[in-house]
RNA sequence: GACUUAUCAAGAAAGGCAGAGGGAAUUGGCCCUGUGAAGCCUUGGCAACCCAAACAUGCAGCAACCGCUUGUUUAGAAGGUGCCAACUCCAUCGCACAAAAUAUUGUGGCGAAGAGAUAAGAC
Numbered sequence: 001g002a003c004u005u006a007u008c009a010a011g012a013a014a015g016g017c018a019g020a021g022g023g024a025a026u027u028g029g030c031c032c033u034g035u036g037a038a039g040c041c042u043u044g045g046c047a048a049c050c051c052a053a054a055c056a057u058g059c060a061g062c063a064a065c066c067g068c069u070u071g072u073u074u075a076g077a078a079g080g081u082g083c084c085a086a087c088u089c090c091a092u093c094g095c096a097c098a099a100a101a102u103a104u105u106g107u108g109g110c111g112a113a114g115a116g117a118u119a120a121g122a123c
Base pairs, nucleotide, nucleotide: 001123003121004120005119006118007117008116013043014042015041016040017039021032022031023030027091028090029089044084045083046082049080050079051076052074053073054072055071056070058068059067088115092112093111094110095109096107097106098105099104
C1' cells in the first nucleotide's frame, strides 16, 4: 500500500521546547487558537481492538487435560496499538417531526451511501 471484518453520540490533559496556524482532502459553513495553533519531548489519563482470567460451546480423541473455534462475564489492565475540543465538528440521499409563505429552514430524530479514522487478520 490494496483487501476482509468490527467499531466510530461515551470517555480521558498538565508541563517543557516552539511560535502561527489547526479542525484528513477540495470548496463552503461553523469553530479552536498569542489566555499560545501545528510539531517534538516528558509525565499523566481514557478506553478495552489485540490481550488476561473464569465459565460455557464446538473440533479432535476411548476419555480427561492441553490445544484450537465460537460465545458470555469481569471497578482485570502487565504488555502491543489507539486515543485525550465540538457526532468522524457539519455538508449527500430517503423518511419522520417542527416552523413557514409555495420558496425554504431546523432537529445529538431514524435509516442508507460515500469518504475517512482505529483495531485485528490475512497478502